The RNA shown here (transfer RNA) has 73 nucleotides and comes from a Spirochaetaceae bacterium. Its mean pLDDT, the model's own confidence on a scale to 100, is 81. Its Rfam family is "tRNA". Its family is annotated with triplet codon-amino acid adaptor activity in the Gene Ontology.
RNA sequence: CGGAUAGUAGCGCAGGUGGUAGCGCGCUUGGUUCGGGACCAAGAGGUCGAAGGUUCGAGUCCUUUCUAUCCGA
Numbered sequence: 001c002g003g004a005u006a007g008u009a010g011c012g013c014a015g016g017u018g019g020u021a022g023c024g025c026g027c028u029u030g031g032u033u034c035g036g037g038a039c040c041a042a043g044a045g046g047u048c049g050a051a052g053g054u055u056c057g058a059g060u061c062c063u064u065u066c067u068a069u070c071c072g073a
Stems, first nucleotide, its partner, number of pairs: 001072007010025004019056001027043005049065005
C1' cells in the first nucleotide's frame, strides 16, 4: 500500500426480505435466610465505532472515515 472480517448495555453475543433493539452473565431493589449463597419477582443500563446520504422509516442499504485481527505485497 491492496484485500477480507469484526465494531450493538459493564462483559460475551443475537438481531430473516428496512418497520422504532434483545438473550446470557453481571448490577440495583424486594422476597426467601439468623446472615450469606442458591432460588423467585421486579427494575435500571444503548442516540448500534464516527460523519454524511437514500427512504415515510436505517443496527440493516450507499459513501467517507477511525480502531482491532487476519492474508498478500